[in-house]
RNA sequence: GGGGGUGUAGCUCAGUGGUAGAGCGCGUGCUUAGCAUGCACGAGGUCCUGGGUUCAAUCCCCAGUACCUCCA
Numbered sequence: 001g002g003g004g005g006u007g008u009a010g011c012u013c014a015g016u017g018g019u020a021g022a023g024c025g026c027g028u029g030c031u032u033a034g035c036a037u038g039c040a041c042g043a044g045g046u047c048c049u050g051g052g053u054u055c056a057a058u059c060c061c062c063a064g065u066a067c068c069u070c071c072a
Stems, first nucleotide, its partner, number of pairs: 001071007010024004018055001026042005048064005
């Protein structure tokens, strides 16, 4: 330098054109003499950035950018 892939909650990842979810973690409550476990509830996200298409974009297209990987 070129090809391919991945950027979504604190972490690991789903999702797929129509107001964004799970597990773990975190907080509160119940349970306990207390802790752990368990149960219930809750907080937490400009979906990497900019532009385009569309009535509508996390999703499609283009460019950029970070990381992973292959080739040179």
Molecule: transfer RNA
Organism: Heterocephalus glaber